[in-house]
The prediction has a mean pLDDT of 81. Predicted 3D model of a 108-nucleotide RNA (SAM riboswitch aptamer (S box leader)) from Flavobacterium arcticum. Taxonomically the source falls in Flavobacterium (Bacteria, Bacteroidota, Flavobacteriia, Flavobacteriales).

């Protein structure tokens, strides 16, 4: 960077440095933000995908645990956008699906 399978209702912040942004990306709507966004480091902490340890089991497997290897710590993959169903006040609802899109584990 291709692909490909699992997961996406829950969890978890303080401090310092910087300064105008952010919420993945177009458009639109909605929300944070100088009582300080993003980002940098420190420090905690969540959570349990992979390893590793221990338990159970002939084994698939399940359970614990949190050393190790990523993640991630406002609110929610925020919401519409394509499709399909139902509703009803006729341009909106509702719910379900796909597209995208993040995490991790293999795989090019």
């Nucleotide at each position: 960077u291709u692909c490909u399978u699992a997961u996406c209702c829950a969890g978890a912040a303080a401090g310092a440095c910087c300064g105008a942004g952010g919420g993945a990306a177009u458009u639109g709507a909605c929300c944070c933000a100088a009582u300080g966004a993003a980002g940098u480091c420190u420090u905690g902490g969540c959570a349990a995908c992979c390893u590793g340890u221990u338990c159970a089991g002939a084994a698939a497997u399940g359970a614990a645990u949190a050393a190790g290897g990523u993640g991630c710590c406002a609110c929610a993959u925020u919401c519409a956008a394509c499709c399909c169903a139902a509703g009803u006040a006729u341009a909106u609802u509702u719910g379900g699906g796909a597209a995208a899109g993040a995490u991790a584990a293999g795989u090019u």
The model forms 91% of the base pairs in the Rfam consensus. The sequence is in RNAcentral, with records from Rfam.